């Protein structure tokens, strides 16, 4: 110098959970707390995987506003005309909800990989 986690020492990190904060969420930060970790240090623009779905797209359905159509009531001498009120609606359309897809969001304590690094038998 290279390989190298057997062991020991000194130290390090900190899962779940709890409190506070950020965020739409996943999740992150701070404090407490330790399940574990020899890289549980860093990289999510190296690849795979997982989580979330704000925004976007889409179908069915529900609700809703408007328009159309139809019916009833009203006005009217009247079956005409008016187009007020109410109801229905297989139509068009606005908005909302549900659902599905989607990362540009998140995870390095899911795996592989990259970068850097403490101790150190042999």
């Nucleotide at each position: 110098a290279c390989a190298g986690c057997a062991a020991a020492u000194u130290g390090g990190c900190a899962a779940a959970c709890c409190g506070g904060g950020g965020g739409a969420a996943a999740u992150c930060c701070c404090g407490g707390g330790a399940c574990g970790c020899a890289a549980a240090g860093c990289c999510a623009c190296a690849g795979g995987g997982a989580c979330u779905a704000a925004g976007g797209c889409g179908u069915u359905u529900u609700c809703u506003g408007a328009a159309g159509u139809u019916g009833a009531a009203a006005u009217g001498a009247g079956a005409a005309a008016u187009g007020u009120u109410c109801a229905a609606u297989u139509u068009u359309u606005u908005g909302a909800g549900c659902c599905g897809c989607u990362a540009u969001g998140u995870c390095a304590g899911c795996c592989u990989g990259g970068c850097c690094g403490c101790u150190a038998a042999u």
Molecule: c-di-GMP-I riboswitch aptamer